Bacterial large signal recognition particle RNA from a Solirubrobacteraceae bacterium, 266 nucleotides, folded computationally. The RNAcentral record of the sequence draws on ENA and MGnify. The same sequence occurs in records of 2 taxa. It matches the Rfam family "Bacterial large signal recognition particle RNA". The family's RNA type in Rfam is non-coding RNA gene. Rfam's curators write: The signal recognition particle (SRP) is a universally conserved ribonucleoprotein involved in the co-translational targeting of proteins to membranes. The gene name in the source record is ffs.
RNA sequence: CCGUGCUAGGCGGGGAUGUAGCGGAGCCCUGUACCCGCAAUCCGCUCUAGCGGGGCUGAAUUCCCUCUCGAGGGAUCAGGCCUUCCGGGUCAGCGCGCCGUUCGGGGCGUCGAUGGCCGGGUCCCGCGCGGUGUCGGCCCGUGAACCAGGUCAGGUCCGGAAGGAAGCAGCCUUAAGCGGUCACCGGCAGGCGCAGCGGGGUUGCCCGACCGGAGCUACCGAGCGGCGAACGCGCCGGGGGGCCCUUCUCGACGGAGGGUGCACGG
Numbered sequence: 001c002c003g004u005g006c007u008a009g010g011c012g013g014g015g016a017u018g019u020a021g022c023g024g025a026g027c028c029c030u031g032u033a034c035c036c037g038c039a040a041u042c043c044g045c046u047c048u049a050g051c052g053g054g055g056c057u058g059a060a061u062u063c064c065c066u067c068u069c070g071a072g073g074g075a076u077c078a079g080g081c082c083u084u085c086c087g088g089g090u091c092a093g094c095g096c097g098c099c100g101u102u103c104g105g106g107g108c109g110u111c112g113a114u115g116g117c118c119g120g121g122u123c124c125c126g127c128g129c130g131g132u133g134u135c136g137g138c139c140c141g142u143g144a145a146c147c148a149g150g151u152c153a154g155g156u157c158c159g160g161a162a163g164g165a166a167g168c169a170g171c172c173u174u175a176a177g178c179g180g181u182c183a184c185c186g187g188c189a190g191g192c193g194c195a196g197c198g199g200g201g202u203u204g205c206c207c208g209a210c211c212g213g214a215g216c217u218a219c220c221g222a223g224c225g226g227c228g229a230a231c232g233c234g235c236c237g238g239g240g241g242g243c244c245c246u247u248c249u250c251g252a253c254g255g256a257g258g259g260u261g262c263a264c265g266g
Stems, first nucleotide, its partner, number of pairs: 001266006009057003012030004020046005034054005063259006072250004079244010090234001093233002096228010106217003115211002118208005123200005128194003132189006139180004148173004156165003
């Protein structure tokens, strides 16, 4: 140096969490690198630390150590950015409301604007008229045993007679009463009506006429000024979350270097 057979070792690793600590297992990153059982109200261990059983590989590209790169994870003073919640509070800034002024637009206007004045209506009161309701009258009908009238049969009374008197029933007409009705007359009432008459009346609205001669606008927008209310922003204070940066830490895959058995034979 080569060949054969063994053994150590290896057959994924890492982060945070969890734990007195270490692994597994669950989550995440990387990567493809055996099998079975136990295990998150955990399972198994005790200082380089899963336990139990089996299989493959095997001293080197594969095992061990150091260095480096760096996916990814955890933590993070100061600084920067984004976002959210709570509290505060002022127009000196935005936004909001109102008023005034100026301008532009739209609309109306010489078929006459703003304005002024007059006469009416709408509005109120009284009267008048109508209508409604109610009552009464008139009218019609009915309606009195006797205490209404007229006529009074019969009968009664007076009289010698002639003739008279009172008078029931009946009939007729009526009083009080009862019933009815269109119209007519009258009384009373008022949340009725008005072509009527009179009076009142704050210009709000409408109609008509006159004066006068160019603006008016409750609409839209812009500028300026003033007065405001609220906290939707800007602002102040406090809290939370995320990101960037900085620093610390762990660190896969990869890269570089170094190290490392036993036996036999040639």